Description
Large-subunit ribosomal RNA, domain II from an uncultured Candidatus Poseidoniales archaeon, 721 nucleotides, folded computationally. Its Rfam family is "Archaeal large subunit ribosomal RNA". Its family is annotated with ribosome and structural constituent of ribosome in the Gene Ontology. Its mean pLDDT, the model's own confidence on a scale to 100, is 83.

[in-house]
Context: one part of a larger RNA
């Protein structure tokens, strides 16, 4: 791991609620009794229980046998067949009435209820099943280990040499020294013995539930160690580490209380139909849980409205966006001032000027979640009108049953945070509980709500090949393989670009533009002044006039200054569009990660890019037809109708299947039951049937009852593999 068996909402009891039956203003027995059978079941048995009267702490008092109105089924009558009248059990709203001094109230009153049986639900019990760590009680342990006491063993060898003692030298001595001897020490080194420091070696389903190697500490001591011996669980012993105290110790082992208890965890066994959530709201020693609203469901009641959707009218508002008319913020200058204040200055000094700020004012620029002169869209209240649901029973309303009370992503507003697949909240729509189709794959984006079978037509999205549908048309754009990415988490920006394509302005031009070559650019004059010098060209001023077609008192190089080169600015040659701004479109740069590598891939360049049209076609459980099965509805049935019925966790409601066993029934069977195996039909299923083989003696229909009644999961249990 696998097989095979077993293996989780029971039973009892008081409550309540539907149904179903009995009897009813009653209703029924308990214990026991007698009879009597296979299980049983039949007659006694009112004791008690529930009901018929309620209020009130209580004394204690004590209620409509139906007065009035409204009306729904029904019924009756009229009818143009729409429909109105009448009457109206049940409902409803008055009026009346009992009772409490809480009396402008509160409770009750016009007769239904009780045994049973069946299911729900929930207390009280172990209460669906398995799982604790604890707590407490009685006993059993000190052959392990901790400590103490009693008796006993046991420690090779080597070094070291205190005290004391002798003997010499020496001193007046005390005493000092030197030489032997002597043999102390929790004294040395080091075996037995005892221990375990490092390799964080080996080993680590081991040799072993702590060993193995190598090193390495102590080895006359607080030593080591036999045997006996005492201390016991909240107790003990402890050179103390909460260490030991039978491989268990920050409270020991078995038994028992004991099925302790668990808001937490796992697990909980056939089939089909119908509806179908929630992860808010508010309390809560609450936050892994509860309990109430709300949401779901199921049945009752009830009798005509109900309304999510468009429009319209009348009204509410104060976001977005925009302004500065208030509240505050804030840029420049300017004008006014018997301005707090600082700074210069003038005066001996009062004082006065100037400036810098304050403060008021128009001017000219900006900001604001807690600013608004202002002002959408959009949300919103009422009301008609359409639309949709409704008498096939809506709206309310009452009762039974829950489950949920950890929500998540995605847009579009918002608030914390640098940010986050981060957090806290509003509206919406998904997922959650939703399949099909798109997006290469993918909870949630985008189409689109799946009963079964068929056959079209479309949705998003696609149409070169992988791959189903145009290498489809018609203008254009791009050269980078840019791109062939609808959004996502999957990107890319300020800035610059004589890449190139559009618009759209301005000067110039056939009296010749723009570029290119030819020539020419000169005189007063080397302008004055500076300067060592300054001759267009180091600085400062000034910048005029003459010749002409044109030429600056010089554009740029250049000289020490000069010279020289050049431009301006004119002529010719040629001969048509030149140059200079805004705007936009596509493309480049700016652009960097870490195995090679991603447009899904192949691959593609007047595209198989990107931008505009267009006309075809593919493409889904969608849609349309057609044909079946359920469901609700209504109907005696046959059938009919669902124009918008059938996805579906948690849950709720219903309806069957099989399995054991009992009483009746009606059968089967040595001419082969039951079991077990192979093969057939068959039912939406759970199943249900039929051959044949094996097998060798019992089974089963159909009804009713009863239930230790279904198995794949529990680190499930026994057994086998």
């Nucleotide at each position: 791991c696998c097989c095979u068996g077993g293996g989780a909402g029971u039973u009892c009891u008081g409550a309540u609620u539907a149904a179903u039956g009995g009897c009813g203003a009653g209703g029924u027995u308990a214990a026991g009794g007698a009879g009597u059978u296979g299980a049983u079941c039949u007659c006694c048995g009112a004791a008690g229980c529930c009901g018929a009267a309620g209020g009130g702490a209580a004394a204690c008092c004590g209620a409509a046998a139906g007065g009035u109105c409204c009306g729904c089924a029904g019924c009756c009558g009229c009818u143009u067949a729409g429909g109105c009248g009448g009457u109206g059990a049940g409902g409803g709203a008055c009026u009346g009435g009992g009772u409490g001094u809480g009396c402008u109230c509160g409770c009750c009153c016009g007769g239904a209820g009780u045994c049973a049986u069946u299911a729900g639900u929930g207390g009280g019990a172990g209460a669906c099943c398995u799982g604790a760590a604890g707590c407490c009680u009685a006993u059993c342990g000190a052959u392990c280990u901790a400590u103490g006491c009693c008796u006993g063993g046991c420690c090779a060898g080597a070094u070291u040499g205190a005290a004391g003692c002798c003997c010499g030298a020496u001193g007046a001595a005390a005493g000092u020294u030197g030489g032997g001897u002597g043999g102390a020490g929790g004294a040395u080194c080091c075996a037995a013995c005892c221990g375990u420091u490092g390799c964080u070696g080996a080993u680590g389903u081991g040799c072993a539930a702590a060993u193995c190697g190598c090193u390495c500490g102590g080895a006359u001591g607080a030593g080591c160690u036999g045997g006996g011996u005492a201390u016991a669980g909240g107790g003990g012993u402890g050179a103390a580490a909460g260490u030991c105290c039978a491989a268990u110790c920050g409270a020991g082992a078995u038994g028992g209380g004991c099925a302790a208890u668990a808001g937490c965890a796992g697990g909980u066994u056939c089939c089909g139909c119908g509806c179908g959530a929630g992860a808010c709201u508010a309390c809560u020693c609450g936050c892994a849980g509860g309990u109430a609203g709300a949401u779901c469901u199921u049945c009752g009641u009830a009798g005509a409205g109900a309304u999510a959707g468009a429009u319209u009218a009348c009204g509410a508002u104060g976001u977005a966006g925009a302004g500065c008319a208030c509240u505050g913020a804030u840029u420049g200058g300017g004008u006014a001032u018997u301005u707090a204040g600082g700074g210069g200055g003038a005066g001996c000094g009062a004082u006065c000027c100037c400036u810098c700020g304050g403060u008021a004012c128009g001017c000219u620029g900006u900001c604001a979640a807690a600013c608004u002169c202002c002002g959408a869209a959009g949300u919103u209240g009422u009301a008609a009108u359409c639309g949709u649901c409704g008498u096939a029973g809506a709206a309310g309303c009452g009762a039974g049953g829950a489950g949920u009370g950890a929500g998540c992503c995605a847009c579009g507003g918002u608030g914390g945070g640098u940010a986050a697949g981060c957090u806290a909240c509003c509206g919406u729509g998904a997922c959650g509980a939703a399949a099909g189709g798109u997006g290469a794959a993918g909870a949630a984006a985008c189409c689109a709500g799946c009963u079964c079978a068929g056959u079209g037509u479309u949705a998003a999205g696609g149409u070169c090949c992988c791959a189903a549908a145009a290498u489809u048309a018609c203008a254009g754009u791009u050269a980078a393989g840019u791109g062939u990415u609808a959004a996502u988490u999957a990107c890319a920006a300020a800035c610059g670009g004589a890449g190139u394509c559009c618009g759209u302005g301005g000067u110039c031009g056939a009296a010749g533009a723009c570029a290119a070559c030819u020539a020419g650019a000169a005189g007063g004059u080397g302008g004055g002044c500076u300067u060592a010098g300054a001759g267009g060209c180091a600085g400062c001023c000034a910048u005029c006039c003459u010749u002409g077609a044109a030429a600056g008192a010089g554009u740029u190089c250049g000289u020490a200054a000069c010279a020289g080169a050049u431009c301006a600015c004119u002529a010719g040659u040629c001969a048509a569009g030149c140059u200079u701004g805004c705007g936009g479109g596509c493309c480049c740069g700016a652009a960097a990660a870490a195995u090679g590598g991603a447009c899904g891939g192949g691959a593609c360049u007047a595209a198989a890019a990107c931008u505009g049209u267009a006309u075809a076609c593919c493409g889904a459980u969608a849609c349309a037809c057609u044909g079946a099965u359920c469901c609700u509805u209504c109907g005696a049935a046959a059938g009919a109708a669902g124009a918008u019925g059938a996805g579906g966790u948690a849950g709720c409601g219903c309806g069957g299947c099989g399995a054991c066993a009992u009483g009746c029934u009606c059968g089967g069977g040595u001419a082969g039951a039951a079991g077990c195996u192979c093969g057939g039909u068959u039912u939406u299923g759970a199943g249900a049937u039929c051959g044949g083989g094996u097998g060798g003696a019992c089974c089963g229909u159909g009804u009713a009852u009863g239930u230790a009644u279904g198995a794949g999961a529990a680190u499930c249990u026994a057994g086998g593999g």